[in-house]
Record summary: Model confidence (mean pLDDT): 88 of 100. Small-subunit ribosomal RNA, central domain from Desulfofundulus kuznetsovii, 350 nucleotides, folded computationally. The full RNA is in RNAcentral, with records from ENA, RefSeq and SILVA.

Context: one part of a larger RNA
């Protein structure tokens, strides 16, 4: 620098917002940087190719030719692509009138449920296993009824339902927000993709303070099992798990499938709009948009598969791959309080 390629074989950055840069609708007109044709000049000699020729041949070596990417420069074309002025509405974004939801912070609040605690009833047992025992109880447990404290998490709705970029979001109520959908085409006029660096989010475990702690629960303690049992089982039982604010930035952050736009048979469910037709209304029918799933025709694929939500055709940015081991490890930088993360060899060995 190039080929080939990333659902499962190496390989899609967890995931947004965006700089630099790449890429870019329709339609006039200018001049012409790119591009294109032509002429002119420059491309030195040897070397290199080709044809001859000298040295017995070769290697060496003369002769002679034809050949050069490019660079300058002159004239000239004008589709592309660029740049400059103008125009357009289809992409792209606004207004308006409607929807639709566990999106996001914040504050209040409900019931049920375990646990503790007080009081009443009651007595010898509960508990727990495969079976036992640790353990808890006559200082009166379990079991049951009243009443009180706390904390955490929201049975039923619930649904290949629904929101979100991703992680992720679930009692109800109130407020502070963000996105989306669909309509009609009323407003800007290409204002668009993609994004290396950068900056933000980012499960769960962790880490700093400071708070709260009902249940469950690493580590630990005991009893069982076992040849042993640093396990699995049981009885406890401390971090943490909750909250606040700061850090960490990792994952099977998965659809293991990066994003953006068209293009390409159909069939059948659900969510959320619009249109029509049928109806007293509803239910239904037909259509469209948008998202969610299932079957499936071309194609594609090594098979599995996948198929309008593409892994099918194209095109356009960006990440990443190039044989297993050593290794996501050692150095070295960078970031963290630390745990560690991020970039990331090589020897040697198959």
């Nucleotide at each position: 620098c190039u080929g080939g390629g990333c659902g499962u074989a190496a390989a899609g950055g967890g995931c947004g917002c965006g700089u630099a840069g790449g890429c870019g609708g329709c339609u006039c007109a200018a001049g012409a940087a790119g591009u294109c044709a032509g002429g002119g000049g420059u491309g030195a000699a040897a070397u290199a190719c080709c044809g001859c020729a000298g040295c017995u041949c070769a290697a060496c070596u003369g002769c002679g030719g034809g050949g050069g990417u490019g660079c300058c420069u002159c004239u000239g074309a004008a589709a592309c692509c660029a740049u400059u002025g103008g125009g357009c509405u289809u992409g792209a974004g606004g207004g308006c009138a409607g929807g639709a939801g566990a999106g996001g912070g914040g504050a209040g609040u409900g019931g049920a449920a375990u646990u503790c605690c007080c009081g009443g009833u009651g007595u010898a047992g509960c508990g727990g296993u495969g079976a036992a025992a640790u353990g808890c109880g006559u200082a009166g447990a379990u079991a049951u009824c009243g009443g009180g404290a706390g904390g955490a998490a929201c049975a039923c709705c619930a649904g290949u339902g629904g929101c979100g970029a991703a992680g992720g979001c679930g009692g109800c109520u109130c407020u502070c927000u963000g996105u989306c959908c669909u309509g009609g085409c009323c407003c800007u006029g290409a204002c668009g993709c993609u994004g290396a660096g950068g900056c933000g989010c980012g499960a769960a475990a962790g880490c700093g303070u400071g708070g709260g702690g009902a249940g469950c629960a690493a580590a630990c303690a005991g009893g069982a099992u076992u040849a042993g049992a640093u396990a699995c089982c049981c009885u406890g039982g401390u971090a943490g798990u909750c909250c606040a604010c700061g850090c960490u930035g990792u994952a099977a952050a998965c659809g293991a499938u990066g994003g953006g736009u068209g293009c390409u048979a159909g069939g059948u469910g659900u969510u959320g709009g619009g249109g029509g037709g049928a109806u007293a209304g509803g239910a239904c029918c037909c259509u469209u948009c948008a998202g969610u799933g299932c079957c499936g025709u071309a194609g594609c694929a090594a098979a599995c598969g996948c198929a309008a939500u593409a892994a099918g055709c194209a095109c356009c940015c960006c990440g990443c791959c190039u044989g297993g081991g050593g290794a996501g490890u050692a150095c070295g930088g960078c970031c963290g309080c630390a745990a560690g993360g991020c970039u990331g060899a090589a020897a040697c060995u198959c």